c-di-GMP-I-GGC riboswitch aptamer from a Bacillaceae bacterium, 86 nucleotides, folded computationally. It matches the Rfam family "c-di-GMP-I-GGC riboswitch aptamer". Gene Ontology term of the family: cyclic-di-GMP binding.
RNA sequence: UCCGAUAAUGGCAAACCUAUCGAAAGGUGGGGACGCAAAGCUACGGGCCUAAAGUUCUAUGGACUACGGCCGCCGGGCUGCCGAAG
Numbered sequence: 001u002c003c004g005a006u007a008a009u010g011g012c013a014a015a016c017c018u019a020u021c022g023a024a025a026g027g028u029g030g031g032g033a034c035g036c037a038a039a040g041c042u043a044c045g046g047g048c049c050u051a052a053a054g055u056u057c058u059a060u061g062g063a064c065u066a067c068g069g070c071c072g073c074c075g076g077g078c079u080g081c082c083g084a085a086g
Base pairs, nucleotide, nucleotide: 002086003083004082011036012035016031017030018029019028020027021026034072040078041077042076044075045074046073047070048069049068054064055063056062057061
C1' cells in the first nucleotide's frame, strides 16, 4: 500500500411516525434502525425524481422543459478512524 476480521474505540441511520420549510420532488429537527468501512464531502459524467415559473396543444386538462432535487443508484474527484490474517 492493497485489503477489511465474530477485533477494539467511536460514527452514520433506510422504512415508518412526528414537527417544520417547499408547488412538488425533496430538505431540516426529534423519535426509530434496514443497513453502511467512507452511508464523510462534492451534482463533475451517466442515471433517476419533480414541473412552480416558462413554452406549447386538440385547453377545468395534457405535452415539453431544471435554472429545483437525489451522492443510501453507478462511476469520477477531495478528505479520513482502527487493524488481525493474507